[in-house]
Molecule: transfer RNA
Organism: bacterium
RNA sequence: GGGCCCAUAGCUCAAUUGGUAGAGCGUUGCAUUCGCAUUGCAGAGGUCGGCGGUUCGACUCCGCCUGGGUCCA
Numbered sequence: 001g002g003g004c005c006c007a008u009a010g011c012u013c014a015a016u017u018g019g020u021a022g023a024g025c026g027u028u029g030c031a032u033u034c035g036c037a038u039u040g041c042a043g044a045g046g047u048c049g050g051c052g053g054u055u056c057g058a059c060u061c062c063g064c065c066u067g068g069g070u071c072c073a
Base pairs, nucleotide, nucleotide: 001072002071003070004069005068006067007066010025011024012023013022019056027043028042029041030040031039049065050064051063052062053061
């Protein structure tokens, strides 16, 4: 320098072909207990890496950039 893959909640990861983004763990409150743990219920937490483009509509399609991984030189 070139090819390919990845980037979504605090962490690990989903999201069938474009139509208002979810799970587990963690966290907060309540219930349960003498207390803790466990368990149950409820809640908070996301500009979907960034900037543009296409579209009535983009996490999803296209381009560029940034960061990470891998292969070739």